[in-house]
Transfer RNA from Candidatus Melainabacteria bacterium GWF2_37_15, 72 nucleotides, folded computationally. It matches the Rfam family "tRNA". Rfam's curators write: Transfer RNA (tRNA) molecules are approximately 80 nucleotides in length. By type it is a transfer RNA. The coordinates come from a structure-prediction model, not an experiment, and the mean pLDDT is 82. The sequence is in RNAcentral, with records from ENA.
Parts: sequence; C1' cells; structure tokens
RNA sequence: GCGGGUGUAGUUCAAUGGUAGAAUGCUUCCUUCCCAAGGAAGAGGUCGCGAGUUCGAGCCUCGUCUCCCGCU
Repeated sequence: GCGGGUGUAGUUCAAUGGUAGAAUGCUUCCUUCCCAAGGAAGAGGUCGCGAGUUCGAGCCUCGUCUCCCGCU
C1' cells in the first nucleotide's frame, strides 16, 4: 500500500429500516445477629466520528479513525 472483519451501558454481547435491550458490575431497599447467597427498585447510552439516502437509520450508502486477520 491492497482486501476482509470489528466498533452499541463500566465490562461481555444482542437488536428484521419503526419506543435501544440482556447478562454482569454499580447505587438504594428487603430478607439475615453479621457476611455470603437470594429478592425488589433505580441510575448509567450523542449506537467510534462526519455526511448522505429515507416519512423514519444501531441497521443501507460514502468518507474517516481505532483494533483484529490476510496479502504484498
């Protein structure tokens, strides 16, 4: 330099173009003499960045950046 893949909650990952979710972690409460375990509630997201298409984009298109793999 070329090709392919990846990017979403603190972490690991989902989501058929139509209200962004789960697990785990975090906070509070319940249960217990305390801890662990269990239960309930809550907070936390410019969906890497920018632009385009569309009535509507995490999803489609283009550019760009990070990381991974391959080729040279």